[in-house]
Context: one part of a larger RNA
RNA sequence: UGACGGGGGCUCACACAAGCGGUGGAGGAUGUUGCUCAAUUCGAAGCAACGCGAAGAACCUUACCUGGGUUUGACAUGCAGGGAUUAUCCCUAUGAAAGUAGGGGGAUUGCCUUCGGGUGUAACCUGCACAGGUGUUGCAUGGCUGUCGUCAGCUCGUGCCUUGAGGUGUUGGGUUAAGUCCCCUAACGAGCGAAACCCCUACCGUUAGUUGCCAUCGGGUCAUGCCGGGCACUCUAGCGGGACUGCCGGUGUCAAACCGGAGGAAGGUGGGGACGACGUCAAGUCAUCAUGGCCCUUAUACCCAGGGCAGCAAACGUCCUACAAUGGCCGGUACAAAGGGAAGCAAAGCCGCGAGGCGGAGCAAAUCCCAAAAAGCCGGCCCUAGUUCGGAUUGCAGGCUGCAAUUCGCCUGCAUGAAGCUGGAAUCGCUAGUAAUCGCGGAUCAGCACGCCGCGGUGAAUAUGUUCCUGAGCCUUGUACA
Repeated sequence: UGACGGGGGCUCACACAAGCGGUGGAGGAUGUUGCUCAAUUCGAAGCAACGCGAAGAACCUUACCUGGGUUUGACAUGCAGGGAUUAUCCCUAUGAAAGUAGGGGGAUUGCCUUCGGGUGUAACCUGCACAGGUGUUGCAUGGCUGUCGUCAGCUCGUGCCUUGAGGUGUUGGGUUAAGUCCCCUAACGAGCGAAACCCCUACCGUUAGUUGCCAUCGGGUCAUGCCGGGCACUCUAGCGGGACUGCCGGUGUCAAACCGGAGGAAGGUGGGGACGACGUCAAGUCAUCAUGGCCCUUAUACCCAGGGCAGCAAACGUCCUACAAUGGCCGGUACAAAGGGAAGCAAAGCCGCGAGGCGGAGCAAAUCCCAAAAAGCCGGCCCUAGUUCGGAUUGCAGGCUGCAAUUCGCCUGCAUGAAGCUGGAAUCGCUAGUAAUCGCGGAUCAGCACGCCGCGGUGAAUAUGUUCCUGAGCCUUGUACA
């Protein structure tokens, strides 16, 4: 100087408490361990691995296994020799394919030319350099990322103090979300962080008025901004305004600031996001990529078919659906936002109980489509029952995608109708448009979503407080630790 303490002081955080909903029990989905296997490819490992890499494993993907095959190679560059036999198309044999063996038709090309040919050359063949490796080392690395932590810290120049390591500044008194600001001060300043600058959202103005809108006027319809018309309103999207403790009162060191109030759409960081200091964990990744060393080179490279990554005694994590009446079922009836659409989204109409099929208007989309929002509201049934709860499992019959759904896809109908009556010890999330609950969209994608990323609808309870648990910051103290 740090680190540590079942030392002290101050302070903070859904850390506890207060409260709401879960997990731990059931069934299923998914990841992991283990076991099994020819293979069940590899990585991730307390928090910070485990719906993680994977934003799509039937083939492909694919890295694994079995079998069949190739060896200048699936891919790049160069050299030497051959080379009109070639590119491309067709056929035959064999084969699961890859490949192997053979046959036929058949282009294109520079220069020289005595028109005979000579010479050069892409492809191709032979050979040589080399290619190739998801082989190894993340403890050789770059890059990227997680974490402490959006915690308030981490440092420097000069000066001063100390024999020196080092200290001071950065401590102290207040204050703040903050090393935020003020005051004091052997320190005076400065940098990286905090804040601000950026984006979204909440209010207003202005510009613009189609594809959006419809107050007034007119026309038309069973009805609808449907039409003329209009740009007032809503809205859209560009520009600007607005919030700064600016104003008032009080407290305070005539400070910083805090408390209360006015005005205001918004008040003291308005709400949300992007943004992550010096560093820590030899944290993670050689399988995104790049890359040093090492290793393989008729194989650790490459091609193909099939299988596997999906196996199932068991254990754990994360979720979904439930156990019902604040509910389930049936009928009727409202109100979103944000997105996507051309190898696409697909309306009306018709067929089918349905998944879906036929059909094809319109739309590169503020115009058309996906599209129905659902919870909600109104009416009816169920009457506490393993039930009109719950839907696992299984049988049969179908639909869709795709070369192909057996291993191993999703969906529909009929039948079947398991466990489950609110879950031990323990444990997780959340402080407001949040939790809880309800549906909608998107990426990936032929198909496949209970996952992920977004969107809006309905919409709570509680916080007296900081003794305790966990983590963190500052000061101080002890130490035989570094």
A computed fold for a 482-nucleotide part of an RNA from planctomycete A-2, annotated as small-subunit ribosomal RNA, 3' major domain. The full RNA is in RNAcentral, with records from ENA and SILVA. Its mean pLDDT, the model's own confidence on a scale to 100, is 83.